Molecule: transfer RNA
Organism: Dionda episcopa
């Protein structure tokens, strides 16, 4: 150098152009205390542009990783 695959909450995973869930984390109620269980909060689409009314998803680059092949 050449060609592909991946990048979403802190952590595991979903998503038909309209962001959902489990699990942590906080705060509460229950408990004599703790685990549990119940409620509610806050938390995210690698980055920059470009197409659409309207993009995690469709085009371009680019940054990280991974893997072939030279």
């Nucleotide at each position: 150098g050449u060609a592909a695959a991946u990048a979403u909450a802190g952590u595991u995973u979903a998503a038909c152009c309209a962001a959902a869930a489990a699990u942590g984390u906080c705060a509460g109620a229950u408990u004599g205390u703790g685990a549990u269980u119940c409620u509610g909060a806050a938390g995210a689409c690698a980055a920059g542009g470009g197409u659409u009314a309207a993009a995690a998803c469709c085009c371009c680059u680019u940054u990280a990783u991974u893997c072939a092949c030279c």